[in-house]
Order: sequence, then structure tokens, then C1' cells
RNA sequence: GGCUGUUCUCAGGGCGGGGUGAAAUUCCCCACCGGCGGUAAGCGGCGAAGGCCGUAAGCCCGCGAGCGCCUUUGCCUUGGCAAAGGGUCAGCAGAUCAGGUGCAACUCCUGAGCCGACGGUCACAGUCCGGAUGAAAGAGAACGAGC
Repeated sequence: GGCUGUUCUCAGGGCGGGGUGAAAUUCCCCACCGGCGGUAAGCGGCGAAGGCCGUAAGCCCGCGAGCGCCUUUGCCUUGGCAAAGGGUCAGCAGAUCAGGUGCAACUCCUGAGCCGACGGUCACAGUCCGGAUGAAAGAGAACGAGC
């Protein structure tokens, strides 16, 4: 340094102003926000150099939560309800173009766009309330064993 085990810790941001209205942080106008891993020509640092280290994408690749679905059990009853479980069930699972530079960019620069689970609500929610003091992609630490 690599692999593996156990335990622990951490692991999401955002409605400010105006309008309409009986009522809207839900509609309209202007705003505001961007989980985790990967990828990189940017940025920072180191080196004589090859290069190395750190960091860098909401809309490129993948993952997570959520909804759905499936399984088991129980209850009522023939179709539902409840509880537990499943991530190789993958159905929903979002969304980007143009110009510039360049050997090379959907990542840099400029500009213009676009997207955001479920349930609730005097009125339709990415931003309010709720499941959630939850779960989790993953990040880190400690300890132990083997190569």
C1' cells in the first nucleotide's frame, strides 16, 4: 500500500418582493435551491521535468431516498386491509442546447433554456406541514485478522 471483518460517527438546500382572490410561501410576475460515486482541458498546490496531490457537472454515466410492483404471514372475505420482507422487479425514477476556445469539452467560457417522489392544505407546492429524532447512496474514524 491492497483485500476483508467488527464497531462507531457523519450523511440536503431553498418563497424574499409584488399581483389576483373570501382563501395561495401552492396560481401569475420577479426571485431562491441543487444528495452520493465516477468522468475533466478549469482552479489551487508541489516538482527541473515526465507528472503527482486536492478540488471541480442539478440536466454525461451510474447510485440513493420516495411512489409503484412482488413475496410471506395474519384478518376479513374473494377482493381488499394490515404487518414484515425484497434493490439482479426496474414500471415511474426528472431535466441542455447554441455559440466560443481547442487535437480533444453535453464537464471550461458566454448566452439562452429546462427539471424536481408521495400524502396533506380554505386554492394546484422543488422551497410550507407530514411519514422523518426515519431510511440511505456514500464519507470518515477506531480496532482486529490474513496476503
The RNA shown here (FMN riboswitch aptamer (RFN element)) has 147 nucleotides and comes from Litoreibacter halocynthiae. The sequence was found by an Rfam model in a public genome assembly. Of the family's consensus pairs, 97% are formed in the model. Its mean pLDDT, the model's own confidence on a scale to 100, is 76.